[in-house]
Context: one part of a larger RNA
RNA sequence: AUCAGGCUAAGGAACUCGGCAAAUUGACACCGUAACUUCGGGAUAAGGUGUGCCGGCAGCGUGAGAGGCCUUGCGUCUGGAGCGUAGUCCGGUUGCAGAGAAGAGGGGGGAACGACUGUUUACCAAAAACAUAGCACUCUGCAAACUCGUAAGAGGAAGUAUAGGGUGUGACGCCUGCCCGGUGCUGGAAGGUUAAGAGGAGAGGUUAGCCUUAGGGUGAAGCUUUGAAUCGAAGCCCCAGUAAACGGCGGCCGUAACUAUAACGGUCCUAAGGUAGCGAAAUUCCUUGUCGGGUAAGUUCCGACCUGCACGAAUGGCGUAACGAUUUCCCCGCUGUCUCGGCCUGAAGCUCA
Numbered sequence: 001a002u003c004a005g006g007c008u009a010a011g012g013a014a015c016u017c018g019g020c021a022a023a024u025u026g027a028c029a030c031c032g033u034a035a036c037u038u039c040g041g042g043a044u045a046a047g048g049u050g051u052g053c054c055g056g057c058a059g060c061g062u063g064a065g066a067g068g069c070c071u072u073g074c075g076u077c078u079g080g081a082g083c084g085u086a087g088u089c090c091g092g093u094u095g096c097a098g099a100g101a102a103g104a105g106g107g108g109g110g111a112a113c114g115a116c117u118g119u120u121u122a123c124c125a126a127a128a129a130c131a132u133a134g135c136a137c138u139c140u141g142c143a144a145a146c147u148c149g150u151a152a153g154a155g156g157a158a159g160u161a162u163a164g165g166g167u168g169u170g171a172c173g174c175c176u177g178c179c180c181g182g183u184g185c186u187g188g189a190a191g192g193u194u195a196a197g198a199g200g201a202g203a204g205g206u207u208a209g210c211c212u213u214a215g216g217g218u219g220a221a222g223c224u225u226u227g228a229a230u231c232g233a234a235g236c237c238c239c240a241g242u243a244a245a246c247g248g249c250g251g252c253c254g255u256a257a258c259u260a261u262a263a264c265g266g267u268c269c270u271a272a273g274g275u276a277g278c279g280a281a282a283u284u285c286c287u288u289g290u291c292g293g294g295u296a297a298g299u300u301c302c303g304a305c306c307u308g309c310a311c312g313a314a315u316g317g318c319g320u321a322a323c324g325a326u327u328u329c330c331c332c333g334c335u336g337u338c339u340c341g342g343c344c345u346g347a348a349g350c351u352c353a
Base pairs, nucleotide, nucleotide: 002347003346004345005344006343007342008341010339011338014337019334027051028050029049030048031047036041038171052093053092054091055090056089059085060084061083062082066078067077068076069075070073094098106332107331108330109329110328111327112326113324114323118130119129134169135168136167137166138165139164140163146155147154148153172319173318174317175316177249178248179247182246183245184242185241186240187239188238191237192236193235197231198230202226203225204224205223206222209218210217211216250268251267252266253265254264277311278308289305290304291303292302293301
């Protein structure tokens, strides 16, 4: 020097990314207990006081012996010994210390996210991720939809739309705006396009015959190879609907009697141009934006502003009590985290024997 443990003057987070680690708190009884709230909670909120032993007095529970009465019973009434009990009260007593050792919440406030209990990367992540009840859309009439299997068959379900499958959102409260042009889905059927198949006009090959300049030419039937028109479903084109389907939700210029700004006007484009709410946010580049709060001093934090690079409404928006080994800021307490070290015990190691 390392590891494990203990103590430490004065200070008390000055340490550090960050109070990481350690310390504080801790039991029981009594007193007392805020905002907020879904009225259940919050809450062991917070903050206090007491606690040993001895004696005494009442309290409560149980109720023996004894006695009275009669209907003689496992009866009833009086009575109160003894025992038990946790505590109050009074008095006394003792130590430095009485929950005498061990075991046993530190607390409060602001904000973010997720409602909650739960689940997860066995071996670097426990979370704001997943799930969840609730909500919505959609499919499914039972030999259900859907899933597994080539099939038989099975699950769904010994269920039957208050049921079952799929998808999204995610308690609760207030809400959930506009766009159907694209993609998807649903419905429609007039027209266009369109397969196999039906159809078979026409064309080719072959050759009995015929012709021949003897090379060849022509060529019926049959067989064979092709094959136009025409008929021909769904789908697609087309016409509608549908966004808690996938998704999307503008630009430029001017204008008010200080200035600034623009309720207002013009113009271009679009399917429609972002409504409510929120907003430098787990989202803000410029940015440590500006103002206020907290500090002596604050890139973090809280409250506002809105110039939203690039929030926004079930890819949910905004709130929200309770909850959280979550994230973040502050305060009280507490401490060797630190100023800044020191000492003690043990272990491993090292040296010597």
Annotation:
A computed fold for a 353-nucleotide part of an RNA from an uncultured Oligoflexales bacterium, annotated as large-subunit ribosomal RNA, domain IV. Its Rfam family is "Bacterial large subunit ribosomal RNA".